[in-house]
Formats: sequence, C1' cells, structure tokens
RNA sequence: GCGCGCAUAGUUUAACGGUAAAAUCGGCGUCUUAUACACGCUAGUCCUUGGUUCGACUCCAAGUGCGCGCA
Repeated sequence: GCGCGCAUAGUUUAACGGUAAAAUCGGCGUCUUAUACACGCUAGUCCUUGGUUCGACUCCAAGUGCGCGCA
C1' cells in the first nucleotide's frame, strides 16, 4: 500500500427493517444472630457523521479504532 472482518449496558454476548434482550457486575429488599448462598425487584447500552426508507442495531457511503491475510 491492497483486500477482508469486527465495533451493542462496567464485562461477556443476542437481536427477519417495526417498543433493544440475556447472563454477570452494581443498588434495594426477603431469608439469617450476622455474613455468604438462594430468591425477588431495580438502574444502566446500539463507535462517529451522513444517506436510503413511513420506519435503521440491521441496508449504503465516509471516517475512527481493533484484528486477520497478501505484498
């Protein structure tokens, strides 16, 4: 330099173009003499900027970061 892939909650990952989800972590509660475990409740997210569309995490373009391959 060229090609390909990935980016979603603090973390690990889902999500036919139609209300963004689970586990874990955090907070609160029940239980216990107390802690832990267990159970229940709860808070918290689509890399950035544009485009297409009635509607975009999803499709398209550019950018940023990371990874892989070729030279």
Molecule: transfer RNA
Organism: Candidatus Colwellbacteria bacterium RIFCSPLOWO2_01_FULL_48_10